[in-house]
Background
A computed fold for a 73-nucleotide RNA from an uncultured Bacilli bacterium, annotated as transfer RNA. The coordinates come from a structure-prediction model, not an experiment, and the mean pLDDT is 81. Rfam family: tRNA. Rfam's curators write: Transfer RNA (tRNA) molecules are approximately 80 nucleotides in length. The sequence was found in a public genome assembly.
RNA sequence: GGAUGUUUAGCUCAGCUGGGAGAGCAUUACCCUUACAAGGUAGAGGUCGGGGGUUCGAUCCCCUCAACAUCCA
Numbered sequence: 001g002g003a004u005g006u007u008u009a010g011c012u013c014a015g016c017u018g019g020g021a022g023a024g025c026a027u028u029a030c031c032c033u034u035a036c037a038a039g040g041u042a043g044a045g046g047u048c049g050g051g052g053g054u055u056c057g058a059u060c061c062c063c064u065c066a067a068c069a070u071c072c073a
Base pairs, nucleotide, nucleotide: 001072002071003070004069005068006067007066010025011024012023013022019056027043028042029041030040031039049065050064051063052062053061
């Protein structure tokens, strides 16, 4: 330099044809226990990497930029 892939909650990751943003762990409160752990119930936590475009509507499609990984040279 060229090609491909990934970027979604604090962490690991789903979201299969464009319309509800989610799970597990972690965290907070309560229950349980003499107490802790485990377990149960409820909650909080997101500009879906940045910007632009298409569309009535974008995590999803298109362009561009950035970071990371792999391959080729």